The RNA shown here (Bacterial large signal recognition particle RNA) has 255 nucleotides and comes from a Microcaldota archaeon. RNAcentral holds the sequence, with entries from ENA. The prediction has a mean pLDDT of 76. It is recorded under the gene name ffs.
[in-house]
This record gives sequence, structure tokens and C1' cells, in this order.
RNA sequence: GUGGGCUAGAGCGGGGCUAGGGGUCCCGAUACCGCAUAUCCCCUUAGGCGGCUCGAAUGCCCGGGGCGUUUUGCCGGAUAGGCAUGCCCUGCGCCUUAAGCGCUGACGUCCUGCCUUGUGUGGCGGGACAAUAGAUGAACCGGGUCAGGCCGGAAGGAGCAGCCCUAAAUUUAUUGUGCCGUGCUUGCAAGACCCAGGACCGAGCAGAUGGCGCAGGCUCCUUGUUUAUCCGUCAGGGCCAACCGGGAAGCCCAC
Repeated sequence: GUGGGCUAGAGCGGGGCUAGGGGUCCCGAUACCGCAUAUCCCCUUAGGCGGCUCGAAUGCCCGGGGCGUUUUGCCGGAUAGGCAUGCCCUGCGCCUUAAGCGCUGACGUCCUGCCUUGUGUGGCGGGACAAUAGAUGAACCGGGUCAGGCCGGAAGGAGCAGCCCUAAAUUUAUUGUGCCGUGCUUGCAAGACCCAGGACCGAGCAGAUGGCGCAGGCUCCUUGUUUAUCCGUCAGGGCCAACCGGGAAGCCCAC
């Protein structure tokens, strides 16, 4: 130096977790397969169990490289929330203008009507009481007369029914007094303020739109600020794969 065999070792990186290392987890060019593992699982110079591949190079060191990942800051944007604000929303007041009305009389005032309430009169309806007149009206505990019958020698007596009169009471009519009810009439008073009529007065009334002011409010909108999340540009920090170049180099056997 060549060939063969074996072993150490290796089979991506970052974040997060951790005293630290590796894994499940998250992200990134899918960067060996299977099982289990975020109150986590295994281990201590570093995954556990079972396989597969490379093997002194797909391992180690140095240099280059820069896919990615993570973090910080400025700026810009999006979303959500908080605070504030602006006529943004609402109410009130004032000013002004367009339409409209107005000497055939605006606005306003007064009176009246309508309406509501209260209170009287009357009407209507329904009871009650009183008086007068009439009718009815007691089988027994009212009166009169009392047929028959009863009692008595007689005179007479008691006395049922009937009849008459009346008591309590029932009922009719008239009159009077008072009570109750009544979206029927009317008087009076108070109220209300749309409408209607009359009188007085004599020039405005009204007001879309717009503007101003005051008050209330954040439901919508504007503006500003702040917090959080996400995205993007730029500038940094940490770690870093593939890939490129170089370097060192285990054991055994044979030639």
C1' cells in the first nucleotide's frame, strides 16, 4: 500500500422541559423501523427494550458554508380590549332658509259649545209609609140574631149551622210624603284644552335643511393613546443541517 474480518462510534438541527443529557411534544427540505413515555419516561457524562444500515468511515478535529430555528429592537399593518375625544347618538334651547298659511285677519286674549268630574231639579223604573173610598175577611180562643136539635112542668135558658156586623189582615184606586237606581232632560260649579262658533287685537305664524349653544351617552362611526396577539421590512444576538476542502487515525489475518 491492497484485500478480508472485527470493534469503538454514528444514523439531522433548533426550541421547550431539565441540575445536566436523550426521548415523547413544537418548528424546519421526511433527516432508519417498532413499543411506551408532559402530574411526563429513561439516564448521569448520559435515553430504555427489540431490530436494520455504515463502520475506521455515513464517526472525530479545523476551516468554509448557510437551509433553518430562536430571541431582541425600530418602523409599518391587521385584529381584539381599555381610556379619552369629536355633533358620532339622544334630548332641550336659539338663529336662519325652502315649502306652506296669513288684512277674505296670522299669533294671542276673552266668552261659549263639545269633553270630564262633582252636585241639585225634573223624567223614567222599583219599593216603602200615611190618609180616604171600596171589596174580601174568623171552624175554635169576637159581637148580634139564632132554624133544627138539647135542657126545663112552664116562663124561659145555654147555644151548633146559617145570616149580619166587624177585629187582625189581604187587595184595588186616588192623593200625599220620603227612599233607591238611572251613558233621559236641564240648572250650577270646577276642570281639561283637541275641535267648533262668536268678540277683541293688528302682523306675523311656521319651519324641511343648515348653523350655534347646553346637557346626557359610548349602541354605531371618526380621531388619539395604551395593552395584547399576529404578519411584514430592516438591523442585531445565540444555536445550526445538507454540502465543500483539509487533517489525524484502533485491533486481527493474509499478500